[in-house]
Context: one part of a larger RNA
Molecule: large-subunit ribosomal RNA, domain IV
Organism: metagenome
Order: sequence, then structure tokens, then C1' cells
RNA sequence: UCAUGGUUAAGGAACUAGGCAAACUGACCCUGUAACUUCGGGAUAAAGGGUCCUCAUAGCGAUAUGAGGCGCAGAGAAUAGGUCCAGGCAACUGUUUAACAAAAACACAGGGCUGUGCGAACACGAGAGUUGAAGUAUACAGCCUGACACCUGCCCGGUGCCGGAAGGUUAAGAGGAGAGGUCAUCCUUCGGGUGAAGCCUUGAAUUGAAGCCCCGGUAAACGGCGGCCGUAACAAUAACGGUCCUAAGGUAGCGAAAUUCCUUGUCGGGUAAGUUCCGACCUGCACGAAUGGUGUAAUGAUCCGGACGCUGUCCCAACCAUGAUCUCA
Repeated sequence: UCAUGGUUAAGGAACUAGGCAAACUGACCCUGUAACUUCGGGAUAAAGGGUCCUCAUAGCGAUAUGAGGCGCAGAGAAUAGGUCCAGGCAACUGUUUAACAAAAACACAGGGCUGUGCGAACACGAGAGUUGAAGUAUACAGCCUGACACCUGCCCGGUGCCGGAAGGUUAAGAGGAGAGGUCAUCCUUCGGGUGAAGCCUUGAAUUGAAGCCCCGGUAAACGGCGGCCGUAACAAUAACGGUCCUAAGGUAGCGAAAUUCCUUGUCGGGUAAGUUCCGACCUGCACGAAUGGUGUAAUGAUCCGGACGCUGUCCCAACCAUGAUCUCA
């Protein structure tokens, strides 16, 4: 000097990003126990009292009651919840980044949509075959949401999916009009020309499926859910009116929020003092309804704020024990 333990006057979070760490609490018996609540909980809520030894009485006894006694201390050592208030998120128990993240992430019961009629769909395999399943739509598969309560608005123009088949477009194939090459023959000014059949090369019309165009449906499919101007007898505001655009212009609920830039918004609460916190307001840069919306008892090694208790976290440091470093022998 460090590490690990122990003790500390007065104060008691002034420490710090943050009570991190430490301390307090702790067992059993008795009394008692709030809001809220899904009536199960919350709850060991909270807050109090008791606990040893001897004798007497009651009892079979564990014990109970009474009287007395000792100590600083009676769960005499050790092991053994700190508590409360308010909020965010996730209903819950569970799962996870083996070795920096345990969470608000994943899962979950519950909800919904879609596919699949069995030699099922989906999936693996080149195939045979296998899985699904020794199952059969109360089943299996895919996707989304995520207990429960109250709910889940409008838009099908785009993209996707489903259905439709009249018309347009459209491949190979079918088809073969026509064109060209070759060549017997014939003509010739001897240079060349003409050119049947056959063979070869091309090749128009016509015909020709799905798809696409087209016509409908579908949002718990992917997704989307406006602007400007004016108006009420102070002012302000605009129930009201006008106009442009759109597929339709954001409903209920919530809202400076895990979302608010301006912003430490404004007001209220808490503090002597509060960029955090809680309650409101609504001017929502850029909430919003199963990419779920809003609540919610219980739960959480979760996150944020506050209080009581408690303490060497601190004011401000001291001492003790054990071990190590270090110095000397």
C1' cells in the first nucleotide's frame, strides 16, 4: 500500500449517474391488518406484544394462568423478509444472446385470417419413398395478434390473393398464298435468256392455351386514412359556410407519451431549491384501433420517481484482525 473481515462519537444519503455497497429487518406464538380486486387475492400487508429459570394451580400431555428470581442481553451463539406510496412496460409461471445484454425481447393460454376431403395441404428427397399420422376439418399446416374487461371505425384507387370468362393481346405447333435456288427442254446476236416435274431454302393469311389487359370480390391481406379561405354584438375561438383535391380523408379511446422537434411547453402537486417524477391542458414536428386501441387485480433478480427505517455511501476519517506486496536479516 492492497485485499478480505470487524468496530466507530455527533450527523444520517449531505455520497453518487443511481442508496452501488453496507446496514436495518429476520424464527415461532398472540393481537391486528388499508386502498384496490378477476373475490382467489392484496397479506408475513402495515403496525404492535411475547419468548429464559423456579414454584404453585389446571391438564394424561404438549401447554395455559398466577407468583417469584437472575442477567446488559432469554429465537441469549449460527442459519432465517427491510417496509410503504405513485407510475411505465409485459397479463401471469416459463424461455433467451454456453463465455459482456435476462429485458419492455421470445414463448404463452385466448382471438382471428388463409390453405387442406385424405394417396390431404405444407415439408424433405433426383426418385422410390418419408413426414404430416398409425391423425381425418373439434384435424393438420401457414401467417398475424397475445390473459381478462370494453372495443376494434372509414378506404378495394395501387400491390397481393380469390372468382369470371365476352372482347383485345399472345408461344410452340398446325397451315401453306407467295418468293428464291437447282435443273431436262426450248430460244440465241453464242455473251446469255427461258424454265415443267422433282429436290432444296424461305414463307403471308388463317388457327392456336395459360398469362396480361379487362370485369367483380377481398383490409384480424400488404397498406392508406387531406389542403386553403371566410364567419358569432369587445377580443379570442368557430358549432356554420365556401372552394380544391382524394380510393377514403383518422371514428372511439389515448395524448409533451418507451412516441413532442421547438421544450426545462403551460398550469397544478411534491422539494428550501425538481431538465427527472405524478396529475391536467391539447399547439399529436411525427398516437390510434389484432404492424391491435384503451384500461386492468395479481405477478417481475424489470425500468422511473418519492417516503419511512437503516447505516462509514458521505462530512472525515480512525482503530483492530487475517492474508499479500514491500524492506531488512